[in-house]
Predicted 3D model of a 73-nucleotide RNA (transfer RNA) from a Bacillota bacterium.
RNA sequence: GGGCGAUUAGCUCAGUUGGUAGAGCAGUUGACUCUUAAUCAAUUGGUCCCGGGUUCGAGUCCCUGAUCGCCCA
Repeated sequence: GGGCGAUUAGCUCAGUUGGUAGAGCAGUUGACUCUUAAUCAAUUGGUCCCGGGUUCGAGUCCCUGAUCGCCCA
């Protein structure tokens, strides 16, 4: 220098054909328990990496940039 992939909740990851984003773990509160843990119930938490474009509507499609990883040279 060229090619490919990834970027979504605190962490690990889903997200269908474009129609206002979810799970598990973690956190908080409550129940249970002599207490803790475990278990059960409820609940909080998002500028979907940045910017722009297309569209009535973008996590999803297009363009530029950033970071990380892999391959080639």
Record summary:
Taxonomically the source falls in Bacillota (Bacteria, Bacillati). Its Rfam family is "tRNA". By type it is a transfer RNA. The sequence was found in a public genome assembly. Model confidence (mean pLDDT): 81 of 100.